[in-house]
Context: one part of a larger RNA
Molecule: large-subunit ribosomal RNA, half A
Organism: Flavobacteriales bacterium
RNA sequence: GGCGUACGGUGGAUGCCUUGGCUCUCAGAGGCGAUGAAGGACGCGAUAGGCUGCGAUAAGCCAUGGGGAGGUGCAUAAUGACCUGUGAUCCAUGGAUUUCCGAAUGGGGCAACCCCGUGCCAUGAAGUGGCAUGAUCCCAUAGCGAUAUGGGAAGCGAACCCAGGGAACUGAAACAUCUAAGUACCUGGAGGAAAAGAAAUCAAGUCAGAGAUCCCCCUAGUAGUGGCGAGCGAACAGGGGACAGCCCAAACCGGAGGCGUUUCGGCGCAACCGGGGUUGUAGGACCAUAAUGUGGACUGUAGAUACAUAGUGGAACCCUUCUGGAAAGUUGGACCAUAGCGGGUGACAGUCCCGUACACGGCAUGUAUGCGAUACCUAGUGGUAUCCUGAGUAGGGCGGGACACGUGAGAUCCUGUCUGAAUCCGGCGGAACCAUCCGCCAAGGCUAAAUACUACUGAGAGACCGAUAGCGAACCAGUACUGCGAAGGAAAGGUGAAAAGCACCGCGAACAGCGGAGUGAAAUAGCCCUGAAACCGUACGCUUACAAGCGGUUGGAGCCCUGCUACGGCGGGGUGACAGCGUGCCUUUUGCAUAAUGAGCCUACGAGUUGCUCGUCACUGGCAAGGUUAAGGGGUUAAGCCCCGCAGCCGAAGCGAAAGCAAGUCUUAACAGGGCGCAUAGUCAGUGGCGGCAGACGCGAAACCAAGUGAUCUACACUUGGCCAGGAUGAAGUCCCGGUAACACGGGAUGGAGGUCCGAACUGGUAAACGUUGAAAAGUUUUCGGAUGAGCUGUGGUUAGGGGUGAAAGGCUUAUCAAACUGGGAGAUAGCUCGUACUCCUCGAAAUGCCUUUUGGGGCAGCCUCAAGUGUAUCGUCAUGGAGGUAGAGCUACUGAUCGGGCUAGGGGGCUUCACCGCCUACCAAACCCGGACAAACUCCGAAUGCCAUGACGUCAGUACUUGGGAGUGAGCGCAUGGGUGCUAAGGUCCGUGCGCGAGAGGGAAAUAACCCAGACCAUCGGCUAAGGUCCCUAAGUGUAUGCUAAGUUGAACUAACGAGGUCGGACUGCAUUGACAGCUAGGAUGUUGGCUUGGAAGCAGCCAUUCAUUUAAAGAGUGCGUAACAGCUCACUAGUCGAGCGGUCCGGCAUGGAUAAUGAUCGGGCAUCAAGCAUACCACCGAAGCUGUGGGAUCCGUAAGGAUCGGUAGAGGAGCAUUCCGGCCAGCGCUGAAGGUGAGCCGUAAGGUUUGCUGGAGCGGCCGGAAAAGAAAAUGUAGGCAUAAGUAACGAUUAGGCAGGUGAAAAACCUGCCCGCCGAUAGACCAAGGUUUCCUGAUCAACGUUAAUCGUAUCAGGGUUAGUCGGGACCUAAGGCGUAGCCGAACGGCGAAGCUGAUGGACAACGGGUCAAUAUUCCCGUACCGGCAUACAAUGCGAUGGGGCGACGAAGGAGUGAACGGUCCCCGGACUGACGGAAUAGUUCGGUGAAGGGCGUAGGUAUACCAGAGGUAGGCAAAUCCGCCAUUGGUGCUGAAACCCGACAGUAGGAGGAAGCUUCGGCCGAAUCCAUGGACCCUAAUCAGACUUCCGAGAAAACCCUCUAAGCUUCAGUUGUAUGCCGCCCGUACCGUAAACCGACACAGGUGGUCAAGGAGAGUAUCCUGAGGCGCUC
Repeated sequence: GGCGUACGGUGGAUGCCUUGGCUCUCAGAGGCGAUGAAGGACGCGAUAGGCUGCGAUAAGCCAUGGGGAGGUGCAUAAUGACCUGUGAUCCAUGGAUUUCCGAAUGGGGCAACCCCGUGCCAUGAAGUGGCAUGAUCCCAUAGCGAUAUGGGAAGCGAACCCAGGGAACUGAAACAUCUAAGUACCUGGAGGAAAAGAAAUCAAGUCAGAGAUCCCCCUAGUAGUGGCGAGCGAACAGGGGACAGCCCAAACCGGAGGCGUUUCGGCGCAACCGGGGUUGUAGGACCAUAAUGUGGACUGUAGAUACAUAGUGGAACCCUUCUGGAAAGUUGGACCAUAGCGGGUGACAGUCCCGUACACGGCAUGUAUGCGAUACCUAGUGGUAUCCUGAGUAGGGCGGGACACGUGAGAUCCUGUCUGAAUCCGGCGGAACCAUCCGCCAAGGCUAAAUACUACUGAGAGACCGAUAGCGAACCAGUACUGCGAAGGAAAGGUGAAAAGCACCGCGAACAGCGGAGUGAAAUAGCCCUGAAACCGUACGCUUACAAGCGGUUGGAGCCCUGCUACGGCGGGGUGACAGCGUGCCUUUUGCAUAAUGAGCCUACGAGUUGCUCGUCACUGGCAAGGUUAAGGGGUUAAGCCCCGCAGCCGAAGCGAAAGCAAGUCUUAACAGGGCGCAUAGUCAGUGGCGGCAGACGCGAAACCAAGUGAUCUACACUUGGCCAGGAUGAAGUCCCGGUAACACGGGAUGGAGGUCCGAACUGGUAAACGUUGAAAAGUUUUCGGAUGAGCUGUGGUUAGGGGUGAAAGGCUUAUCAAACUGGGAGAUAGCUCGUACUCCUCGAAAUGCCUUUUGGGGCAGCCUCAAGUGUAUCGUCAUGGAGGUAGAGCUACUGAUCGGGCUAGGGGGCUUCACCGCCUACCAAACCCGGACAAACUCCGAAUGCCAUGACGUCAGUACUUGGGAGUGAGCGCAUGGGUGCUAAGGUCCGUGCGCGAGAGGGAAAUAACCCAGACCAUCGGCUAAGGUCCCUAAGUGUAUGCUAAGUUGAACUAACGAGGUCGGACUGCAUUGACAGCUAGGAUGUUGGCUUGGAAGCAGCCAUUCAUUUAAAGAGUGCGUAACAGCUCACUAGUCGAGCGGUCCGGCAUGGAUAAUGAUCGGGCAUCAAGCAUACCACCGAAGCUGUGGGAUCCGUAAGGAUCGGUAGAGGAGCAUUCCGGCCAGCGCUGAAGGUGAGCCGUAAGGUUUGCUGGAGCGGCCGGAAAAGAAAAUGUAGGCAUAAGUAACGAUUAGGCAGGUGAAAAACCUGCCCGCCGAUAGACCAAGGUUUCCUGAUCAACGUUAAUCGUAUCAGGGUUAGUCGGGACCUAAGGCGUAGCCGAACGGCGAAGCUGAUGGACAACGGGUCAAUAUUCCCGUACCGGCAUACAAUGCGAUGGGGCGACGAAGGAGUGAACGGUCCCCGGACUGACGGAAUAGUUCGGUGAAGGGCGUAGGUAUACCAGAGGUAGGCAAAUCCGCCAUUGGUGCUGAAACCCGACAGUAGGAGGAAGCUUCGGCCGAAUCCAUGGACCCUAAUCAGACUUCCGAGAAAACCCUCUAAGCUUCAGUUGUAUGCCGCCCGUACCGUAAACCGACACAGGUGGUCAAGGAGAGUAUCCUGAGGCGCUC
């Protein structure tokens, strides 16, 4: 380490539970709001953080009613204080109060805040406070108007409703008409419902008939419509629900007033008002005549009744036995019941409690009903001369839209545009249009009910859920948290009957934790029911250190435990040495151990469902030539339910395009033939299979559309502010000199230009490295570009998604961009991928054909299955008879191709010729001849097999065929064989045939889908065989016989051409005892150096040839070596010697060279040589899930006996198991212990079942049926838990720590001290933004802090922010925003003079010191200033929302002045220093500061400036004494730092001093009081200065302030000056603020605007070192 057992931890599944949900039913209610809503903010409690309640009368106040004993909500703790029979708390009704925001409404605004006017009040002038009131629009009234008064509106709210606008995805397998869909969404508006609605309506098949609207059923998926595609889809009639009808305009009559006219009698006109009147068989006016009734939807009042909003009464065992902690269980005995619904009570209760049935009750308020009274409205008959009866209307043209209907033959309705009637003798409709006929009367209006919906209230229900479920939310949830925002959005239930919630003791630093003790039935009920699994442990038994792998299975030694025992043994359990065999699961595939996909593990959840008078098939049931109801109605019940209802539907008759005919009909000339029919079975319901329409098995896009949210990032522009150390260069211009006729030009100065140069801050981001689970979701280090400009930057606001912005990269638009983000259409669509859950039984495919915008998808066919039927129709063998043109073969048999030869037309070439004729040709070559030979698209021929038919025999098979239900498949692959293609390549590709894999296990081939053998129902420690094997691994022969091989050939992926005296065998042939072959000895000569050639060539460079001849036993005009050439050595050939076989050619067997690949080799290995190799023959044996024996199961056939069958993916069919809920039964089980959990045993073929031990502590089952949220291992599934890597990486700037002391349980980190180090244009100090208590003190250390922590910015408690002058408001205006009038727009809305708002700007009054733990320009001390009011005095033309002035503005540059800061020197005060010498009159070091304000008015600046006086004036919208303009006189003023005086008795370093306090007794801290304080120089970016100069890009507004007048007032009021007194509001103020407190998820190396800016060196804010000050970066 492994296995096992026991006991734990962790974790929170399971079971049980339910306060909460979900879906409905019946009632109610259907709104709230200017009398201030919905929704909030802030408050209210004795102590009070949250929820609830309430509102300064604040967990409440008053009244009435109920109720009747305890109360002060959740809330239970404690303390305190109170209330209550004089009736509290509590419940109901009505009333009072009701801060601030919000429509928000006095004005403003960044919601819950700020600022006003008017009236009244507070002793009240200023100031402050209180109460009331003050928005806009519309209408009415009054008024000339301004305005006043009264009424109304607004805003919110779930769905339903009407209207104005109006998508896209999608479907059409693409897409445009079409669809989706008038849907989603936006917008306006209303109500409890809305809308519609009393006919210019339907209908018309026959006479006809109906009689507003709406809703349901049906008509009907019909008529229609439709790229006649996908789809869309009525109406009439019929059956029901509910029922209800009316009013104006006009004609006519009348009227106050107005206007016109008048002969003043009146008349007319228009508007308004009253009467009248309201329709189509026309009606009304008008004329005549005549009644008083009927009905009503409206209003109000009073009473009545009922109901609602509180309540009251309400039967019957505190019986008994047993168990128990507890009785409601059990036992025994009673009782009630108009009550045995339900809940609770210590387990299961009719009789214990609350209740329930039933019966009662009412102040007040509300609702309903009917009744009654009143008011109002409502009607007849006749006549028909005249009048009236809805006009830019009806209709028409064009273009659209709506109608089921897409322009169609297109009626009907609406209307953008252009037109445009009739008037009852009239008009409209009836599907173009016309006629006849019928119906109706438009161009005005109102109208209940039946219908739709449910945010809300009450009562109830569920074959709905039960904490990963059910709402997102059972719990303080729309919370925590995320996001700029729109918006998104969790997790989290259970002690016990009762807190009896562990007193006390011990350990411990400990209020942590643990151990005892105690409570309780139980504490392993103590953050808690049960308490599974992953995961982590402890103890014990066995096992493991020479041994390799899916970890199991089969066999099995040893060890350990245990039962029984007739002690022989027989069993059970744990472990498992050793051995055989053995490459997970899923998915996808031709094919996966695959190194192809998916899964870390466990638990829970997680996918073919539901709806539909849709279709079809099967089964079951009812009725049957019939079957059946729908909506609705009635009845009843606790609930299933029953009865009506016949409208409609299907069937009973078909055929035809139709007219039509009909058991027939159509076709046709046909009485022919043929097609479709007839010779009947349906229909309704239930269940199941499949289909259709719906998201339709689940998860998954990228996208499209509509509405919103975003410019806190970033892009660009707008407004208003800010910033840029230092150094360099030296343009124009100007001046001087020279020069020129004059210019020009040159030189020198001056000058200070520039998208100039170098270079910090700042800004950018060149290169490299690092970083890359970072310090950082873009940085660091070094380096680099720009750095007065097209520069950088702060604040406020603008531009918005097919839009913006873009010095343009498709860049940026909040870490998102070739179209942002959010929610919605929406479950878009996905011919694609993945996943898809219990068992057994039977059968069992396909990867082919045709078509396909089709090829990884489909349709039909093929192949599978099930049911019903036919009944051998199937298949095999043989025989007979056929059709046929393949293999083969053949070609003088065709077509075509083809080699050689011959012969020979034609052509080429050559020769000849003046030319013709001609000759030659190993040139090409037709035809022909001879020989040879080829073909898928050649055939004079021509099989085998296959195919068709017939017959016989065999077979009886999950054979074949027919009809119907359900599929899957339509990627195939290998081998063999016949071919095509390719290279007679491919594990290639395409066909045919067969087999196999696919979907097939077993044996063999080492391993190895397909090859060989062989088809697995189960068991068996039986037998026989197949392929293949038999030396060992390894079962079986070291078998027999005969050869071969020497190469380890064999022996593997791997072969050849070719090579070779390897060896064996065979055939043929030559030589050989007349002596072969080999060896040895000897010869190998002569003509001749053959000729030629050559420098030479003599056998041997080369050429030639009659390669000749001679001698010989034999000897080439020479086989090779060799020489310059000769020579020389050899060979052929010959003789001798030797003494028996020696050669050649061809064929065959085995072997050999040829022979070459990458980590270490190998035949599977060891190994094997007369074999364990190869070949032949034979015998024996082994060998499989084959065959067989024995036993068993299932299915089918069969009466039986018995027989056959049972591999299986997709798929079809059949039978079951389990889970949850429901009904009935078991008058089931259960505290003497249910479910669940965890072990063990038994049963079943399986899913599973059952018994029992332990745990658990209250529910659960069996049977028969029913219904489903009904079974998980996989979906990179969802959630939670737990592992692994791993005690590994890391602990976030390399500025750095060390020591001592203190505290403490503990100190590297805390405190103190002393050293050391770092920053020092910052790592110091001060503001703004932002944050929002982080500030200070005390206490604490669980968590947070990357370690520890005594520490902290953590936790707990307490404390802390003080303003007339600082910042903001009560002042102003910019961009921008809002917005009256006005303009525009389907709606919402968009603009917008005036005005308001809005700082980043303008205006504006306080300084110094001291003080707290924490604040200070705020408190205190001192000294000032500003505004207002009153009073007093003095003076006086005052007066504005109007006029004018001022306010008031750019950039760059240089010069001057000159403080502060700083430096230096002298001086003053303090302290210290002396080693050898000098020097105390020295040296070193520290300190030496001083405001606002008042006074003075200097330097400088300014001269086109400023001041003063007087004159004219037509401009400044009126006026003006002001301004402007004109002309003029006089003057030097105006502005203004600094310095100086006062302020000034302040204060600082250091020292003296020493009260009080603390103390470890050493000391520490330290108040009062006292002690110095003068001057020069240098530098300078403050100031002067809003100055000056230059330049071109020409550089806010308004208020304040000054002045002028208008109206007006002018003894008042008002104004000015001085003095005194009084008054002076609201908000901010702590702390961080280059950062541990802001923005970056963090105590994050990043980012963040402005101000100050010391010393030495230096040009410098560079850089280095230091000061003040701050730090050493939390291992």